Model confidence (mean pLDDT): 78 of 100. Predicted 3D model of a 123-nucleotide RNA (FMN riboswitch aptamer (RFN element)) from Candidatus Omnitrophota. Lineage of the source: Bacteria > Pseudomonadati. The RNAcentral record of the sequence draws on Ribocentre.
[in-house]
RNA sequence: UAUGAUCUUCGGGAGAGGGUGAAAUUCCCCACCGGUAGUAUAGUCUACGAGCUUUGCUAUAGCAGGGCAGAUCCGGUGUAAUUCCGGAACCGAUUGUGAAAGGCUAGAUGGUAGAAGAGUUUU
Numbered sequence: 001u002a003u004g005a006u007c008u009u010c011g012g013g014a015g016a017g018g019g020u021g022a023a024a025u026u027c028c029c030c031a032c033c034g035g036u037a038g039u040a041u042a043g044u045c046u047a048c049g050a051g052c053u054u055u056g057c058u059a060u061a062g063c064a065g066g067g068c069a070g071a072u073c074c075g076g077u078g079u080a081a082u083u084c085c086g087g088a089a090c091c092g093a094u095u096g097u098g099a100a101a102g103g104c105u106a107g108a109u110g111g112u113a114g115a116a117g118a119g120u121u122u123u
């Protein structure tokens, strides 16, 4: 320095605005938010995670696998950018609710992609 197993910690953000109304952070107006890895710096590219569904095993708590599900263009710079700069757009699981939710409530003091660190083994 690299590699493998182990352990520890961390690991999702966002309205005290206006209108209507009996009632709305849910409708309308305006404003606001953006997990992880890769790549010229990314909510919109590629892949992964969270969500829903399903099959097998099974000790019913898990393990392994399948399926479904969101959104970007134009111009500029440059060796290189759907990532930067300028402009104009768009998207957002399930559950609940006096009224329809990316922001409230609940599953969740949960889980996960992964990140950092510790000591150790081998070369």
Base pairs, nucleotide, nucleotide: 002122004120006118007117008116009115010114015030017029018028019027032102033092034091035048036047037046038045043090044089051068052067053066054065055064056063057062072088073087074086075085076084094106096104